A computed fold for a 375-nucleotide RNA from Sulfuritalea hydrogenivorans sk43H, annotated as Bacterial RNase P class A. Taxonomically the source falls in Sulfuritalea hydrogenivorans (Bacteria, Betaproteobacteria, Sterolibacteriaceae, Sulfuritalea). Of the family's consensus pairs, 94% are formed in the model.
RNA sequence: GAAGUUCGCCAGGCAACCGCUGAUCACGCAAGUGGUUGGAGGAAAGUCCGGGCCCCACAGGGCAGAAUGCCGGCUAACGGCCGGGCGCUAUAAGUUCGGCGGCGCAAGCCGCGGGACCCAAGGCGACAGACAGUGCAACAGAAAGAUACCGCCCAAGUUCGCAAGAACCGGUAAGGGUGAAAUGGUGGAGUAAGAGCCCACCGCGGACGUGGUAACACGGACGGCAUGGCAAACCUCAUUCGGGGCAAGGCCAAAUAGGGGAGUAAUGGCGUGGCCCGCGUCGCUCCCGGGUAGGCUGCUAGAGGCCGUCGGUAACGGCGGUCCCAGAGGAAUGGUUGCCCACGACAGAACCCGGCUUAUCGGCGAACUUCCCAC
Numbered sequence: 001g002a003a004g005u006u007c008g009c010c011a012g013g014c015a016a017c018c019g020c021u022g023a024u025c026a027c028g029c030a031a032g033u034g035g036u037u038g039g040a041g042g043a044a045a046g047u048c049c050g051g052g053c054c055c056c057a058c059a060g061g062g063c064a065g066a067a068u069g070c071c072g073g074c075u076a077a078c079g080g081c082c083g084g085g086c087g088c089u090a091u092a093a094g095u096u097c098g099g100c101g102g103c104g105c106a107a108g109c110c111g112c113g114g115g116a117c118c119c120a121a122g123g124c125g126a127c128a129g130a131c132a133g134u135g136c137a138a139c140a141g142a143a144a145g146a147u148a149c150c151g152c153c154c155a156a157g158u159u160c161g162c163a164a165g166a167a168c169c170g171g172u173a174a175g176g177g178u179g180a181a182a183u184g185g186u187g188g189a190g191u192a193a194g195a196g197c198c199c200a201c202c203g204c205g206g207a208c209g210u211g212g213u214a215a216c217a218c219g220g221a222c223g224g225c226a227u228g229g230c231a232a233a234c235c236u237c238a239u240u241c242g243g244g245g246c247a248a249g250g251c252c253a254a255a256u257a258g259g260g261g262a263g264u265a266a267u268g269g270c271g272u273g274g275c276c277c278g279c280g281u282c283g284c285u286c287c288c289g290g291g292u293a294g295g296c297u298g299c300u301a302g303a304g305g306c307c308g309u310c311g312g313u314a315a316c317g318g319c320g321g322u323c324c325c326a327g328a329g330g331a332a333u334g335g336u337u338g339c340c341c342a343c344g345a346c347a348g349a350a351c352c353c354g355g356c357u358u359a360u361c362g363g364c365g366a367a368c369u370u371c372c373c374a375c
Base pairs, nucleotide, nucleotide: 001371002370003369004368005367006366007365008364009363010362012340013339014338015337016336017335018334020039021038022037023036024035025034026033027032041346045357046356048355049354050353051352052351053245054244055243056242065241066240067239068238069237070084071083072082073081074080085127086125087124088123089122094117095116096115097114099112100111101110102109103108128236129235133234134233135230136229149176150175151172152171153170157168158167159166160165184202185201186200187199188198203225204223205222208219209218210217211216249297250296251295252294259288260287261286262285263284264283268282269281270280271279272278304323305322306321307320308319309318310317311316341344
């Protein structure tokens, strides 16, 4: 310098004028007027996870149900983030081998296109368990968990045959064929033919040793191979989870109707009763409580932002300094004009916060990888 990968940041700028709205100050009896100052986002979105806050329920334990699922850490918590392990994997570049074309006497050089090898930074992974049990595997195929279709073999046994040989009984997973998948792979030894039957290497398995907090890695022996696949099938194991949400919830509180209490009245009216007392009920006055309309609150100072420093690989945490940064309730955050440029995307808060996912014109920065050039 070129190409690429992964993160982080910004989200047209400036000015003038006219509006809308929260707070506050001044004036005004009030309506209001004026000054100062604040006024959307990285996703405010989807509402998919997790928490704060509030109300209800709740002794404790279990069943059912749901979610999560390699290991360690972070966190208020998480299905999130950070770091690590294991598995799978793309492309560039590189190496190498052909082909075509051009230039050249030639050696060779350049270009185009292709194959193989090796495959960067990176990307992806529901990544616990398939010797607890039940189940599933379309089509094809003989067989999908224990199987003989083709093929190979007749060593032993039986029968026929003088014999060669044939048939039967069988053996065989090495070869063919089917399939996504066929009972560890390659090579040798061995055999009638074969076979972990045996041997070497590789793979696998459970112990052991070493390293690591762990996942796991490495090692030398041992075992001859057993447990083929699917748990995003049921299931098993481990961990976590009570329900509902700001229209939560709290406070104040008209009119009308109704409720409770006290008093009052001619010992009134009505009912009960033959009559009196009594009881009930009706009127008026005062008090109380619930609750509707309405109003206030919850409401934004917070797991807060920025800067510095310390610890940590990092996520993150400690300490110090500094700042206050929307809070409505028909619900504001807009418009016009001028100048500039790279000509401006997706999109609008409604209790708050941490994530994830999705949408997004463009621009900037950092780290890393490969290649080229120079020293």